Two RNAs folded together computationally: RNase P RNA and transfer RNA, 459 nucleotides in total. It holds a member of the Rfam family "Bacterial RNase P class A". Rfam classes the family as a ribozyme.
């Protein structure tokens, strides 16, 4: 200098004026006044989970639907927490993890690509057949030149020209056929090593053998998943050995496995009395079945009322058990309860300056918003 | 306070086994008309409310956040 983790606090003091609840007193029975005491949070928020509590008369089974998903533990419960295992990120401190099953089944994998898990084959590699071309060899045929011989003409000439014949072997060219080699094209077959496409290519890598060319086709070594056995661990799992088998991804796709869940939420719900109508072939935890239970519906007044409402899985402290989450014993404490909804306003001083933000049935978590301070640890640089 | 839903061009809305995001109105330009309207043709305009995650790939699946809308009252 940068980073990681954990914890603490939530501007302080004084004065004045107010608000809500309660105690006591007075006036008095409608309340009012005085005194004293108490009076928002770490998230009161989002309402994302889980419970308590309340109603649906009570309950069971199945289905459907939803949720969760490493192991062990904690807890009233949980998608929470703790410790550990596996995987991953980071130099490290440390952090992240919806982390069962793709060898039950179904679906999907756009475009590109031959082919997207069914089978195949674009380029390439190898092989066979056919056609064409080139070269080489052999065989047959034809032509040509050179060569040889004869005849005629001219000439002084052993020279020149014309013509005929021979032309075996050899040479050159053309052509036909056969064989071989190479190339090009078409078709058939083999291959899945290599190229190319793609996010992903049959998915177990390296070397050797093997083959027409190739390939786990074979072998040696190394590696993955599951199974069995041994060892360690409560367990997830780790490690060693064994023989055989297998290989794409996706389950925050359907689905399978295991576990859990009845529905509605304090605007839940409870509290008086009167009137009328109808009724079990009816109604009842919202789908089905069963046990079982039972009157149901409509209207008026009080009533913008009272209760539920805050002593609770409560807070603080010590000790013990435990790595920890947490549990237990003991002691101390009472710490908002409104209902148009209180918890505030003003002034002065101190400070460099106070962020996010306001209870509404309660509690345990998670997530999000947010200021300041402290401690510990890691990396780099310098001394 | 409790519960539920919506967010896609300027406006109103579609968008399903996840694979290049559309429709109507409106807007701009051109044709048509003496001119306007209507009509015809062409075109522009979108980080799918925001941030993360799953996936090769997200408007769509999952989580968190924001904005807006709707419903629920004791009455026995």
């Nucleotide at each position: 200098u940068g980073g990681c983790u954990u914890g603490a606090c939530a501007u302080g003091u004084a004065a004045u004026u107010g608000c809500u609840a309660g105690u006591u007193c007075a006036u008095u029975u409608g309340a009012u006044g005085a005194u004293c005491u108490a009076g928002a949070g770490g998230a009161a928020a989002g309402u994302c989970c889980g419970g308590a509590c309340a109603g649906c008369a009570a309950c069971g089974a199945c289905a459907a639907u939803g949720a969760u998903g490493g192991u062990u533990g904690c807890u009233a419960a949980c998608a929470g927490c703790a410790a550990c295992c596996g995987a991953g990120a980071g130099u490290a401190a440390u952090c992240u993890u919806a982390g069962g099953g793709a060898a039950a089944g179904u679906g999907c994998c756009a475009c590109a690509g031959a082919a997207a898990c069914a089978a195949u084959a674009c380029c390439g590699c190898c092989u066979c057949u056919c056609a064409c071309c080139a070269c080489u060899u052999c065989a047959g045929g034809g032509c040509g030149a050179a060569a040889c011989a004869g005849u005629c003409u001219g000439u002084a000439a052993u020279c020149a020209g014309a013509u005929u014949g021979u032309g075996g072997g050899g040479c050159g060219c053309c052509u036909u056929g056969a064989a071989g080699u190479g190339g090009u094209g078409a078709g058939g077959g083999g291959u899945a090593a290599g190229g190319g496409u793609g996010a992903a290519a049959u998915g177990a890598g390296u070397g050797a053998g093997g083959u027409a060319a190739g390939a786990g086709c074979u072998c040696a070594c190394a590696g993955c998943c599951g199974a069995g056995u041994g060892u360690g661990g409560u367990g997830a799992c780790a490690u060693a050995c064994u023989a055989g088998g297998g290989u794409g991804g996706u389950a925050a796709a359907c689905c399978c496995c295991a576990u859990c869940a009845g529905c509605u939420g304090c605007a839940a719900g409870g509290a008086a009395u009167c009137u009328g109508a109808c009724u079990a072939u009816g109604a009842g935890c919202u789908g089905u079945c069963g046990u079982c239970u039972c009157g149901u519906c409509a209207g008026g007044u009080u009533a913008a009322u009272c209760c539920g409402c805050u002593a609770g899985a409560g807070u603080c402290g010590c000790a013990u058990a435990g790595c920890a989450a947490u549990a237990u014993u003991c002691g101390a404490c009472c710490c908002a309860g409104a209902u148009a909804g209180a918890u505030a306003a003003u002034u002065a001083c101190g400070c460099a300056a106070g962020a996010c933000a306001g209870a509404a049935u309660c509690c345990g978590g998670c997530u999000u918003a947010u200021g300041u301070c402290a401690a510990g640890c890691c990396a780099c640089u310098a001394a | 306070c409790g519960g539920g839903g919506u967010u896609u061009g300027g406006c109103g809305c579609a968008g399903u086994u996840g694979g290049u995001a559309g429709c109507g109105c409106g807007c701009g330009c051109g044709c048509u008309u003496u001119g306007g309207g209507a009509g015809c043709g062409c075109g522009a305009g979108g980080u799918c409310a925001g941030c993360a995650g799953u996936u090769c790939g997200a408007g769509c699946c999952u989580g968190c956040u924001a904005a807006c809308c709707c419903c629920g009252a004791c009455c026995a």